[in-house]
RNA sequence: GUCUGAUAAAGGCAAAAUUUCCGAAAGGGAAUGACGCAAAGCCAUGGGUCUACAGCCUCUGUCUCGGGGCCAGGAUUGCCAGGUUGCAUAA
Numbered sequence: 001g002u003c004u005g006a007u008a009a010a011g012g013c014a015a016a017a018u019u020u021c022c023g024a025a026a027g028g029g030a031a032u033g034a035c036g037c038a039a040a041g042c043c044a045u046g047g048g049u050c051u052a053c054a055g056c057c058u059c060u061g062u063c064u065c066g067g068g069g070c071c072a073g074g075a076u077u078g079c080c081a082g083g084u085u086g087c088a089u090a091a
Base pairs, nucleotide, nucleotide: 005089012037013036017032018031019030020029021028022027035078041084042083043082045081046080047079048076049075050074055070056069057068058067059066
C1' cells in the first nucleotide's frame, strides 16, 4: 500500500407512518420520525419487479362515455449484479 472486517472511535444515511407538494399512475421532493444499513454514497449498464399517460387492438348495434388486453419512452440503486468514489484500520 491492497484485500477482509470489530461488543473500537468520529460520524453518516433514513424504513414504515403522519402532513404537504409534484405526477395519469408507479413513484419522487420537503418536514417530523427511526425499521434498519459498512457504502442504505453516486450511476438505470444487465437482469428482475412496479405503473400504463400517450399509442395499438378489442367489447358495448353506431357515436360519446366506459370496460378489457398489449406495451416503457416512466419508476425502483433500501431487489440482485456490475461500474465508480469514500471514513476508521483491532484480530
Source information: The RNA shown here (c-di-GMP-I riboswitch aptamer) has 91 nucleotides and comes from a Paenibacillaceae bacterium. It was read from a public genome assembly, where an Rfam model found it. Lineage of the source: Bacteria > Bacillati > Bacilli > Caryophanales > Paenibacillaceae. The coordinates come from a structure-prediction model, not an experiment, and the mean pLDDT is 82.